[in-house]
RNA sequence: GCGCUUGUAGCUCAGCUGGAUAGAGUGUCGCCCUCCGAAGGCGAAGGUCGUGAGUUCGAAUCUCGCCAAGCGCACCA
Numbered sequence: 001g002c003g004c005u006u007g008u009a010g011c012u013c014a015g016c017u018g019g020a021u022a023g024a025g026u027g028u029c030g031c032c033c034u035c036c037g038a039a040g041g042c043g044a045a046g047g048u049c050g051u052g053a054g055u056u057c058g059a060a061u062c063u064c065g066c067c068a069a070g071c072g073c074a075c076c077a
Base pairs, nucleotide, nucleotide: 001073002072003071004070005069006068007067010026011025012024013023019057028044029043030042031041032040050066051065052064053063054062
């Protein structure tokens, strides 16, 4: 340099053929329970869906550029 894969909550990951309010587990916080704690129960907060643009009535999902991580190939006097 070329190609491929990945990027969604603090962390690990779902999200179907594009469809309306984006979810789960775990963690955090509060309450309940308990003599106290753990465990358990209930609730809450937490998201520019990597970024910018485009297509569309409608984009996490499709297209293009860029950024980051990983893999392969090429180059290497």
Description: This is a predicted structure of a 77-nucleotide RNA (transfer RNA) from an Alphaproteobacteria bacterium. Rfam family: tRNA. The family's RNA type in Rfam is transfer RNA. The sequence was found in a public genome assembly.